[in-house]
RNA sequence: AGAGUUUGAUCCUGGCUCAGGAUGAACGCUGGCGGCGUGCCUAACACAUGCAAGUCGAACGAAGUGCUUUCCCUGAAGCUUUUCGGAUCACAUGGGGAAGCGGAUGAAUGGCGGACGGGUGAGUAACGCGAGGGCAACCUGCCCCACACUGGGGGACAACAGCCAGAAACCGCUGCUAAUACCGCAUAUGCGCACUGCUCCCCCUGGGGCACUGCGGAAAGCUCCGGCGGCGUGGGAUGGGCCCGCUUCUGAUUAGCCAGAUGGCCCGGUAACCGCCUACCCAACCGACCAUCACUACCCUGCCUGACAGGGCGAACAGCCACAUUGGGCCUGAUACACAGCCCACACUCCUACGGCACGCAGCAGAGGGGGAUAUUGCACAAUGGGGGAAACCCUGAUGCACCCACACCCCGCGACUGAACAAGUAUUUCGGUAUGUAACGCUCUAUCAACAUGGACCAAAAUGACGGUACCUGAGUAAGAAGCCCCGGCUAACUACGUGCCAGCAGCCGCGGUAAUACGUAGGGGGCAAGCGUUAUCCGGAUUUACUGGGUGUAAAGGGAGCGUAGACGGUUAAGCAAGUCUGGAGUGAAAGGCGGGGGCUCAACCCCCGGACUGCUCUGGAAACUGUGUAACUAGAGUGCAGGAGGGGUAAGUGGAAUUCCUAGUGUAGCGGUGAAAUGCGUAGAUAUUAGGAGGAACACCAGUGGCGAAGGCGGCUUACUGGACUGUAACUGACGUUGAGGCUCGAAAGCGUGGGGAGCAAACUAGGAAGGGAUACCCUGGUAGUCCACGCCGUAAACGAUGCCCUCAAGGGUCGGUGGGUCAUGACCCAUCGGUGCCGUCGCAACAGCAGUAAGUAAUCCACCUGAGGAGGACGUCAGCAAGAAUGAAACUCAAAGGAAUCGACGGGGACCCCCACAAGCGGUGCAGCAUGUGGUUUAAUUAGAAGCAACGCGAACAACCUCACGUGGUCUUGACAUCCCGGUGAAUGCAGGGCAACGCCUGCAGCCCUUCGGGCGCACUGGAGCACAGGUGGCGCAUGGUUGUUCUCAGCUCGUUUCGUGAGAUGUUGGGUUAAGUCCCGCAACGAGCGCACCCCCUGCCCCCAGUAUCCACCACUCCGGGUGGGCACUCUGUGGGGACUGCCAGGGACAACCCGGAGGAAGGCGGGGACGACGUCAAAUCAUCAUGCCCCUUAUGGCCUGGGCUACACACGUGCUACAAUGGCGCACACAGAGGGAUGCGGACCGGUGAUGGCGAGCGAAUCCCAAAAAGUGCGUCUCAGUUCGGAUUGUAGUCUGCAACUCGACUACAUGAAGCCGGAAUCGCUAGUAAUCGCGGAUCAGAAUGCCGCGGUGAAUACGUUCCCGGGUCUUGCACACACCGCCCGUCA
Repeated sequence: AGAGUUUGAUCCUGGCUCAGGAUGAACGCUGGCGGCGUGCCUAACACAUGCAAGUCGAACGAAGUGCUUUCCCUGAAGCUUUUCGGAUCACAUGGGGAAGCGGAUGAAUGGCGGACGGGUGAGUAACGCGAGGGCAACCUGCCCCACACUGGGGGACAACAGCCAGAAACCGCUGCUAAUACCGCAUAUGCGCACUGCUCCCCCUGGGGCACUGCGGAAAGCUCCGGCGGCGUGGGAUGGGCCCGCUUCUGAUUAGCCAGAUGGCCCGGUAACCGCCUACCCAACCGACCAUCACUACCCUGCCUGACAGGGCGAACAGCCACAUUGGGCCUGAUACACAGCCCACACUCCUACGGCACGCAGCAGAGGGGGAUAUUGCACAAUGGGGGAAACCCUGAUGCACCCACACCCCGCGACUGAACAAGUAUUUCGGUAUGUAACGCUCUAUCAACAUGGACCAAAAUGACGGUACCUGAGUAAGAAGCCCCGGCUAACUACGUGCCAGCAGCCGCGGUAAUACGUAGGGGGCAAGCGUUAUCCGGAUUUACUGGGUGUAAAGGGAGCGUAGACGGUUAAGCAAGUCUGGAGUGAAAGGCGGGGGCUCAACCCCCGGACUGCUCUGGAAACUGUGUAACUAGAGUGCAGGAGGGGUAAGUGGAAUUCCUAGUGUAGCGGUGAAAUGCGUAGAUAUUAGGAGGAACACCAGUGGCGAAGGCGGCUUACUGGACUGUAACUGACGUUGAGGCUCGAAAGCGUGGGGAGCAAACUAGGAAGGGAUACCCUGGUAGUCCACGCCGUAAACGAUGCCCUCAAGGGUCGGUGGGUCAUGACCCAUCGGUGCCGUCGCAACAGCAGUAAGUAAUCCACCUGAGGAGGACGUCAGCAAGAAUGAAACUCAAAGGAAUCGACGGGGACCCCCACAAGCGGUGCAGCAUGUGGUUUAAUUAGAAGCAACGCGAACAACCUCACGUGGUCUUGACAUCCCGGUGAAUGCAGGGCAACGCCUGCAGCCCUUCGGGCGCACUGGAGCACAGGUGGCGCAUGGUUGUUCUCAGCUCGUUUCGUGAGAUGUUGGGUUAAGUCCCGCAACGAGCGCACCCCCUGCCCCCAGUAUCCACCACUCCGGGUGGGCACUCUGUGGGGACUGCCAGGGACAACCCGGAGGAAGGCGGGGACGACGUCAAAUCAUCAUGCCCCUUAUGGCCUGGGCUACACACGUGCUACAAUGGCGCACACAGAGGGAUGCGGACCGGUGAUGGCGAGCGAAUCCCAAAAAGUGCGUCUCAGUUCGGAUUGUAGUCUGCAACUCGACUACAUGAAGCCGGAAUCGCUAGUAAUCGCGGAUCAGAAUGCCGCGGUGAAUACGUUCCCGGGUCUUGCACACACCGCCCGUCA
């Protein structure tokens, strides 16, 4: 950075698609390790369970507990005393009570915190967010600083106790009590409020400071004695609140909205401004600079992409906002209208004793559900941070960690070196090989990860470690435990085999698959990426395909039908101001993270940390003044006005004229008129048409008339008048930028149509009109004919309303032309010059995809408006607006396609044009089509009737020969390495020939004869026989659409191309077109072409004339012989044969033509303009024909689709077609007699003569391998005779009988002969074929094939015409040109209806 896809090809326009990057992803296949991050995008769905906000006993009362001391009660042993009954003292221990103390506990009062942290994105289009300002209109607990104070009282309420109610939640009553709880009082200069004054300041309302007076206003204590608190005031810090200019999605098929709504005053309310709220008053406010409404959406730092501009997104991290089941409200508080507060309502769920009551995972886990889809009911407060506390400490699903998942990113590994017999296997193969592939094996090594073992952290400053025996280090030892996925037709890197056979399937686009698929499936191989790889979804890119950067609108999509004009946008010259835009300096801000650059830390990287710069912006401020803007003063070149002119189908209204059509009246006149391709309907003897005169009525204005004129467009045409618009020329008096464009808006706007009322001659939609044509004809043509066309008024508002080209302005070669004006000259016709305006054409530059445009641009530069963004659906639906309606304006989507389209090129085609040719037509001659037969084909039949050929260009074709064979078909029998080739083994034997048996025949069986070499064992070659082979043979089995070769056809038509040049962006063109000419792209001339090739022609063969040479078998002039036959001798002179030459070239003459090519005429000549005929067939077309001539690839069969044999079939027969033969007769038939060819063939042959036979033919076998002999008689013809127009003396089919020949064999199924029989047929409908001269026609002859078997085929000669004016028409072809939506090319393409 581009690529594929519209076409036969090209250029362009234009859409679709791909290659790149990305993701909170999902799905398929696969899966080794670690680090780091991410992980409900859906149901803001409903939630079981546990936890997520508490803390303070140093605020306070009470309860219970422990301890200590003191006191009280109880009180044993003991001491003292004793009368032994006791008394007294003492107090241990235990118990109880009171006080005190200690640390802890749950509930209550009280304080602080539950407004943070955490979640979610429903709502919100908004001052919600963002960036920037403002508050002189505000608040701020805890924290910091400063100053001052902390005095003295009072009364309650919980807890608690008792009672009561209730299922419960929980409530009520009575009584007791504490406080840093609550309430007064005192004090307070600074605080608040009110009034007044002074002073300073300011951006309006105002703010700061000071003073006087009046009024109001505080506090709480606890203590471990260190402190911790409390109150007032001021300041700070932090956090918030409010306001403002700007920005922030789509829709106008949402254009008007709003009722506290805009403003004012009074009251209320707030921390504070405010209709924030109430009442009253005024009549506003907002809106195309997009109000209102609807849909969608949290916003942003950023993330992805992109060269940028931009586009898309708004997960995770960070900021703001909003929300906490839904909706509403509120208390407390510094802050809430509060996620784990309260109240109310509704819905769901739970409990219930039916009276009531409880709850809110969008906190962390988790479960259900939804979904393509998203994790553990984990550990710890060790760290960081938060709440409470003086602290210890408590709480903390914030957080730190761990678990799950390849979800993303990053790193690493799955081994390394060596190793050629290039192993085996596999795949393929042209069988040689090639590939996998140094790959493996083997050998030698190494140990990153994992696994095993030892040690063992940082994070923690004194203590404290969830993570964790983790990271990391070390050791031992083994290549062991660790590779898949996608793709391989082009785009796009990578190819083969098999299978399949438009099936199965693939596919992002183009498109693959119908028997040889690099596109399906599998395999081998290859390519790519890699613990991933693909697919799907989405976004950006490519896409300059919404174009600001950076597009267009004549024909591809796209200029409004035209004008006037509002808003808006843009705007001439000069001067000096201002400074909004603009430029420049400075300042503030632009959070952090992210991105970029540099550096550092984890072994690297991802990741993390530090620094720098950037964040292109906004705001404030100093300056500059060229440009834009703004205001001022002027100017005249833009624009307008005045004055003077000429031109015009410009408009409106009124009047008027003649021609013509039709109708009416009258006359003349008679049978038609009219109409068409031809007719008919129609009109006409009741008098038409025609013609004459008069009249009526409506509409339109011939000639002039033009490439002309006018108008904004639509449009405007007899003449006159009135009114009226615009343009133009001249002049330069006036105004002084007054201009241009123009969304909406308004006006005009052909034809048709609509409404009301007139009018109506002609014309003329409609008409189940009529006629015609036609398959039909609701059409085209004809005869009629109503709306309408005309007028007035009012609607409609569209057209290919077109120059398919918006308006205005600037600049940039010309030529010619029309009109006006001015000037020059003048011969008064003109001409020349200048200028203005109009209108066509040509053309330079330039532009353009091309075609083309080109001073009337589609060039160049500028302003404004309108419009376009693939094709179809569709200018159709819904909605709206105007309309009486018709219809118009505005104007989508679903769905379908990969194109649709423009211009140009080359062909083919045209019931387009021009020119030319052809037995193409015409002019002729003879046929076919009728009949019978022959032959081929179709069809039918059949066991089989083998198969091919199919318009011309299949059909007497392959087949130059089907009785068997041929033979491919059917029946039956039979063989299985085979009838044929190669290879191996055993046995036997020459090969081979002959004979016999048996059979339908082959197969089968049997016998006889019959070699070479030898070292005598045997062997070679050959053959027989037996055997082996998933070797092979064999196949007229399939595919002619896999092929070669060959052939047909177009077409013996004159064409088809190349090199170089030139033109074109290109396909292509040029040459090859043009003017002549020719049979011809044959030749000449011209020409941006110059040459060349394949074709044409020539060269070759036959034939026509002559010559030379040669002379047997041909010939015989001359000579001789003769049986009279060129028979013989002889002779090559002639004929002839064979070879080689000559000859014809428009060479000569005349005319035409261009002094050419060439044409016409003539001379000479056997032949004259290619003398006649043949062979020879360009580039290509028809997937033309042939796999059955042959060859060949692939497929198929292998005791058969091969081989052999038998007898059948290809010969069938209701019928249809093609090609022929013979006829239908007198130009003939028959009979007799007689005459003249050419070219061929002949040894398994032709076969003379003679003899037999009516004959086919037989017998005999002369001659001849042929200019010798034979086939061989030529026939038509000529002469004579007969028949006399008949189904015949025409015609010969068919049939009968008897024969001949060939052959192994004539039944199916041969040819011929004789006799007999004697069919159809009397010249052929529509239609159709051949032929232009030795031709057609007619007559016979020969040959190939062949045993036999032509009416076919290939040749040969004999006799021997007619006609061609000509190119209008039919078929075909060639050249040029034109149109084209065709390119499989008109047998094309394509539209509608129906199924």